Notes:
The RNA shown here (transfer RNA) has 72 nucleotides and comes from an Opitutales bacterium. The organism belongs to Opitutales, within Bacteria. It was read from a public genome assembly. It matches the Rfam family "tRNA". By type it is a transfer RNA. Its family is annotated with triplet codon-amino acid adaptor activity in the Gene Ontology.
RNA sequence: GCCCUGUUCGUCUAGCGGUCAGGACACCGGAUUCUCAUUCCGGCGACAGGGGUUCGAUUCCCCUACGGGGUG
Numbered sequence: 001g002c003c004c005u006g007u008u009c010g011u012c013u014a015g016c017g018g019u020c021a022g023g024a025c026a027c028c029g030g031a032u033u034c035u036c037a038u039u040c041c042g043g044c045g046a047c048a049g050g051g052g053u054u055c056g057a058u059u060c061c062c063c064u065a066c067g068g069g070g071u072g
Stems, first nucleotide, its partner, number of pairs: 001071007010025004018055001027043005048064005
């Protein structure tokens, strides 16, 4: 250089065109407890950036950035 692949809450992860983008842990508040922990309830919070296709894109296509793999 070329080819393949990935990028979603702080972290991990689900979502193969349409409803509030779901869950776990973490964090915050509350209940329980003599206190802490555990447990329970609630809250917070995300589609890498740009463009295209479409009535509609996290999803399909292209470019860029970054990560992983292969190859000369």